A computed fold for a 1466-nucleotide RNA from Zanthoxylum armatum, annotated as small-subunit ribosomal RNA.
Rfam family: Bacterial small subunit ribosomal RNA. Gene Ontology terms of the family: structural constituent of ribosome and ribosome.
RNA sequence: AGAGUUCGAUCCUAGCACAAGAUAAAUGGUGGCGGCAUACUUAACACAUGCAAGACAUAUGAGAAGUGGUAUUUCCAGUGGUGGACGGGUGAGUAACGCGUAAGAACCCGCCCUUGAGUGGGGAACAAUAGCUGAAAAUGGGUACUAAUACCCCGUAGGAUGAGGAGCAAAAAGAGGAAUCCACCCGAAGAGGGGCUCGCGUCUGAUUAGCUAGUUGGUGAGGUAAUAACUUUCCAAUGCGAUGAUCAAUAGCUAGUCCGAGAGGAUGAUCAGCCACACUAGGACUGAGACACGGCCCAGACUCAUACGAGAGGCAGCAGUGGGGAAUUUUCGGUAAUAGGUGAAAGCCUGAUGGGGCAAUGCCGCGUUGAGGUAGAAGGCCCAUGAGUCGUGAACUUCUUUUCUCAGAGAAGAAGCAAUGACAGUAUCUAGGGAAUAAGCAUCGGCUAACUAUGUGCUAGCAGCUGCGGUAAUACAGAGGAUGCAAACGUUAUCCUGAAUGAUUGGGUGUAAAGCAUCUGUUGGUGGCUUUUUAAGUUCACCGUCAAAUCCCAGGGCUCAACCUUGGACAGGCAGUGGAAACUAGCAAGCUGGAGUACGGUAGGGGCAGAGGGAAUUUUUGGUGGAACGGUGAAAUGCGUAUAGAUCAGAAAGAACACCAAUGACGAAAGCACUCUGCCGGGCUGACACUAACACUGAGAGACGAAAGCUAGGGGUGCGAAUGAGAUUAGAUACCCCAGUAGUCCUAGGCGUAAAUGAUGUAUACUAGGCGCUGUGCGUAUCGACCCGUGCUUGCUGUAGCUAACGUGUUAAGUAUCCCACCUGAGGAGUAUGUUCGUAAGAAUGAAACUCAAAGGAAUUGACGGGGGUCUGCACAAGCGGUGGAACAUGUGGUUUAAUUCGAUGCAAAGCGAAAAACCUUACCAGGGCUUGAUAUGCCACGAAUCCUCUUGAAAGAGAGGGGUGCCUUCGGGAACAUGGACACAUGUGGUGCAUGGCUGUCGUCAGCUCAUGCCAUAAGGUGUUGGGUUAAGCCCCGCAGGGAGUGCAACCCUCGUGCUUAGUUGCCACCAUUGAGUUUGGACCUUGAGUAGACUAUCGGUGAUAAGCCAGAGGAAGGUAAGGAUAACGUCAAGUCAUUAUGCCCCUUAUGCCCUGGGCAACACAUGUGUCAUAAUGGCCAAGAUAAAGGGUCACGAUCCCGUGAGGGUGAGCUAACUCCAAAAACCCAUCCUCAGUUUGGAUUGCAGGCUGCAUCUCGUCUACAUGAAGUCGAAAUCGCUAGUAAUCACCGGUCAGCCAUACGACGAUGAAUUCGUUCCCGGGCCUUGUACACACCGCCCAUCACACUAUGGAAGCUGGCCAUGCCCGAAGUCAUUACCUUAAUGGCAAGAAGGUGGUGCCGAGGCAGAGCUAGUGAUUGGAGUGAAGUUGUAACAAGGUAGCCGCACUGGAAGGUCCGGCUG
Repeated sequence: AGAGUUCGAUCCUAGCACAAGAUAAAUGGUGGCGGCAUACUUAACACAUGCAAGACAUAUGAGAAGUGGUAUUUCCAGUGGUGGACGGGUGAGUAACGCGUAAGAACCCGCCCUUGAGUGGGGAACAAUAGCUGAAAAUGGGUACUAAUACCCCGUAGGAUGAGGAGCAAAAAGAGGAAUCCACCCGAAGAGGGGCUCGCGUCUGAUUAGCUAGUUGGUGAGGUAAUAACUUUCCAAUGCGAUGAUCAAUAGCUAGUCCGAGAGGAUGAUCAGCCACACUAGGACUGAGACACGGCCCAGACUCAUACGAGAGGCAGCAGUGGGGAAUUUUCGGUAAUAGGUGAAAGCCUGAUGGGGCAAUGCCGCGUUGAGGUAGAAGGCCCAUGAGUCGUGAACUUCUUUUCUCAGAGAAGAAGCAAUGACAGUAUCUAGGGAAUAAGCAUCGGCUAACUAUGUGCUAGCAGCUGCGGUAAUACAGAGGAUGCAAACGUUAUCCUGAAUGAUUGGGUGUAAAGCAUCUGUUGGUGGCUUUUUAAGUUCACCGUCAAAUCCCAGGGCUCAACCUUGGACAGGCAGUGGAAACUAGCAAGCUGGAGUACGGUAGGGGCAGAGGGAAUUUUUGGUGGAACGGUGAAAUGCGUAUAGAUCAGAAAGAACACCAAUGACGAAAGCACUCUGCCGGGCUGACACUAACACUGAGAGACGAAAGCUAGGGGUGCGAAUGAGAUUAGAUACCCCAGUAGUCCUAGGCGUAAAUGAUGUAUACUAGGCGCUGUGCGUAUCGACCCGUGCUUGCUGUAGCUAACGUGUUAAGUAUCCCACCUGAGGAGUAUGUUCGUAAGAAUGAAACUCAAAGGAAUUGACGGGGGUCUGCACAAGCGGUGGAACAUGUGGUUUAAUUCGAUGCAAAGCGAAAAACCUUACCAGGGCUUGAUAUGCCACGAAUCCUCUUGAAAGAGAGGGGUGCCUUCGGGAACAUGGACACAUGUGGUGCAUGGCUGUCGUCAGCUCAUGCCAUAAGGUGUUGGGUUAAGCCCCGCAGGGAGUGCAACCCUCGUGCUUAGUUGCCACCAUUGAGUUUGGACCUUGAGUAGACUAUCGGUGAUAAGCCAGAGGAAGGUAAGGAUAACGUCAAGUCAUUAUGCCCCUUAUGCCCUGGGCAACACAUGUGUCAUAAUGGCCAAGAUAAAGGGUCACGAUCCCGUGAGGGUGAGCUAACUCCAAAAACCCAUCCUCAGUUUGGAUUGCAGGCUGCAUCUCGUCUACAUGAAGUCGAAAUCGCUAGUAAUCACCGGUCAGCCAUACGACGAUGAAUUCGUUCCCGGGCCUUGUACACACCGCCCAUCACACUAUGGAAGCUGGCCAUGCCCGAAGUCAUUACCUUAAUGGCAAGAAGGUGGUGCCGAGGCAGAGCUAGUGAUUGGAGUGAAGUUGUAACAAGGUAGCCGCACUGGAAGGUCCGGCUG
């Protein structure tokens, strides 16, 4: 200090999540030692048992123990004084003078310190005790006696009040032989403690806005230690509150603690200060101090005990128990230390405290070994089988002993001469022993350090976020290895940080969330220039304080550290004192620049009211006229012979105001337009008279506020939600059409919202220009209009700057200031609930649970569009011929089957893999067989091997017999072959083409696809490659922040077209000879082969930009790529192929392998693709005749002759091929018959008889002859091919092959057309541009209802709790007041009184009952919401999304939605 996650990629906005630190923690597996700390955060729930507050005999009278007895001593209930108000616990309550801080005046104080003055004289009782007596107990009642530091009186001092007088009012002794000590009383002062008052600070909610009757103040009285409505009589009606009262919710506060750079956020265990509480609530008593944790009284709940009448109790003290909980210890020692109480003291008491125990709960420290040691051992993992790694790690050698164990010694802590130690035989030291007793946890896809193999196969599982897992998982599980930390390590929870995601430091609001629709204006905030003064803010200096501890700095002590300890200190807060006077502020005085007033002009759809006007529309009256009109994409509904529409004339009504008209005017916005008049508001401008800061903003508040909708009354031409018809459609609650109500208009109210937008709050100042516009005045100039200068308005462009970019840019989104409003992830939701407003519709304010990791903005590249432009292609058009109908052939689907093997499935599968399924092929099925296998390599045994015969069998195979001894040799044997055997293995047309290689298809022979460098942009990217021309072409030219390059295109290659050169055998033959015959000689032509020339827009003309090019011509065999072929860029389709082959992984191994026989791949209701033959006269049949090219042939092609109607048979010349054979070319020409018919068309089907091939022709071949003679008369919707030697027609040949289902496929020649105006449309493609919510890219995305499941939530008849205002009733204990009665020893006595007590009464009073309100839970049922791999209905949105979308409002519809009115451009 950052980093992950939205996207195909980018930048931004924004949320989520991570890395750090911390904890009174918990939890998982693991665990050696020590030191120092810490330990019920939950039930302020209930508590068994023990202990936690007693001490004093030097206050006092009894009693007891002890002793033989006295004395001494000890114990001691009671009286008495003192302490139980400290110490210890807890955090329920409390939002408060409770706490913190800083001050104050009207107070009190036991013990302690200092100091002044005293303690004289008397007296009467009461406990204990002893009798009597009640009671279960707790605990009493009566009578009698007695002491004191208990109680009372007098005297004196002193004190308070009061002007004074008068009145009131103290004491205590004890010990000691004594000095003296210790007490007591009254004063004064101190220290320390406490009570009270006050400034400031101290959490959330306005969906809590009004609260308050002792309430606020005064007076009198009471009361208190003291002030005070603290209490009370009377009087007044105050007091508090948007600077948040009241109410509700939550909470002990602080020093501090944790985090943070800081500002700050969170927190308030341990330690320390304060407060509050002590079973729940109330109350007082005693006392210096309490309304009292281990005291009292009363009420309540609970527990215990009871003789049922009455009683006892309070762990939020220390241990401990139950319960709750994720979770928190011992029913331990000691008073040695530090302290407290008491006592004169010794001492006693102390669960305060000091220690031990338990817990890795935290922090800190130490150890689990150190050195050497490669045969790199064994073993594990991995492996390319070579190696690598665990790994110097171990073993082994050597050293040491922190720790451990044993033995010995043994503290400090003790002050204060001695004595006194719980901890403790502890810390520590010494010696012996022996590496001996001691390592785990988490992680390893990225963030984030660390990787491999195996298992699993969207399973099991992981996960903080992103995400991983669907057969090659570095993400799961275990393993090996590695990384990190280490007596710890992970996880969970919580806080802070990162988070500048609440922004004072330090954010934003045009489009991401966010500017109120607009204006006026109150509190408030802010505010021009000059001068004097004050000193509140500000600033400087000093002083007081902010407890200690903590933090920080410098030291010191435990071996170090944690820890403990000494000293010091910054900053900051509050208060005080004294300076300063710039700025803010206050008082005062002035100024004119801001603002305003008066005066003169001026433009204007600014507002309100009144009057007038014409065009159009509709209706209506009359005339003319006579069949349609109207409407649409096309129609229909509708209107019309009752006279429409059309046309002419007249009348009526209501609404709106053409042209002018304009990024033109005016207004705060909404908004505002025929003309005229009246009234009213604002702006601008001129000159410079007046006021003198009068200003800006503006929470609440008020005013105005389109359209729709509401109320009441009018009005109603047109338009027109709803509605009714007609269309369209699968449907059409729509778009289109015909009607049409509310409404639209006016008046008076009410509503208060819009994409009320510049999506940009108001005001002020400053910061480059240029070009316009509106209004106005002045100057200059002029005849005038321009022009120039200066204000206001309204636009365009643009610099700097700003911005995520788009953009903005003196009309800022720039630079600054003031004020207001608003935002803080998306959805849920502008919803629920509450409240206010409204007649209603609804408006305003406005959440949460829950769900997600995104939602969003701008820009980029693609893809797409029922967007645009442009170009192109047999794409359409123009033509020719087909398919689709029939029959057959063939392939496919489906069905069937034991099997009908498998693959290919839009174009780009379907006469395809298959250039040949009777067996074989063959992969399928049935049956029969084999198991190291049909085949390969390695080992062993035996035999050469090949061969022949027989039996059995469907064959494979099984069994038996015979024959035979080869080659090399170092004589051991070896090589090859065959048989048998065991094991490694072999095999698989088994799976996965979505694990792959290779090959192929397709877009597409389309013209594209890219790179380096430069430049532009934050970046993705762009430029180049776009633009103007041109081309078949990213081919070329020109221009240009580009200049170049690569790959495709073209060319280079092959065939064909012309010439030349050369060579002639088996080819050829014009001439010359020659033969039966190109037969022979010969070498012109042809032909064949080789080589070469030729074509390049070269040339002329036109055109074009003087370019590239295009058009036309000449020449030429050929002219603009001459024609055809081969040749296929980057890529797309997880396209096709594991069955050509190769290959990873998986699977089978007496079988999913191998052999054999037979069957199947050939089935057949049907559907479909591709073809063949036809449907005839441009024809069919018969006869005769002419002309090719290319190819094949020796297990072959086969001439010739003979036989057969024929297929064919017999014979076998020639040819290893320019020689011979296949081989006959056929359409065609000439000629005969047929004459428009189901025919002399057509040939399917079937019968019978044959031929051929082959081991074999039944399933299942082909051919021939005779006979038979089906459908079919040109084919619906739809659809295919083709642009010239092409289509069409006609034969010929080849491969495969024994034969052939070939009508297929691949080649070859013969004959040989028609048409192309053109690019509107259909389809495919290229380029540019535009929109996009798409990027798996339109086969995209996506909305709503309905159905199902789950989740949270609102309403709800009610039901059950809690809190609480208020009212009522009874009223405990108790204080106070009052009263009857009783007591009344003390003073000399009596009486009386004071005083006291009990009871009664009164006020108050806990509690009880009711309960408006608030709040929590629950509730039949109901509403919407959210979520959910594959549900239903539609298709609303994104492209012009197929009717542009959206906003407000109203109506309406299964649903998205539709429509009307007004608005916006996003």